The prediction has a mean pLDDT of 80. Predicted 3D model of a 74-nucleotide RNA (transfer RNA) from Candidatus Harrisonbacteria bacterium CG10_big_fil_rev_8_21_14_0_10_44_23. Rfam family: tRNA. By type it is a transfer RNA. The organism belongs to Candidatus Harrisoniibacteriota, within Bacteria.
RNA sequence: GCCAGAGUAGCUCAAUUGGCAGAGCAGCCGAUUUGUAAUCGGCAGGUUGGUGGGUUCGAGCCCCCCCUCUGGCU
Numbered sequence: 001g002c003c004a005g006a007g008u009a010g011c012u013c014a015a016u017u018g019g020c021a022g023a024g025c026a027g028c029c030g031a032u033u034u035g036u037a038a039u040c041g042g043c044a045g046g047u048u049g050g051u052g053g054g055u056u057c058g059a060g061c062c063c064c065c066c067c068u069c070u071g072g073c074u
Stems, first nucleotide, its partner, number of pairs: 001073007010025004019057001027043005049066002052064003
């Protein structure tokens, strides 16, 4: 330099044909317990890599540019 994949909550990952952004763990509150752990219930947590551009009534998803990471080729 070229090709492919990945980037979404603190972490690991979903979101099927473009149509309300979710789950588990972690955190906080409560129940339970003499107490802790475990268990159960609830709450909070997001500009979906970019103070980007475009298409669309509507973009995490499609197109273009850029950035980071992983793998491969030279």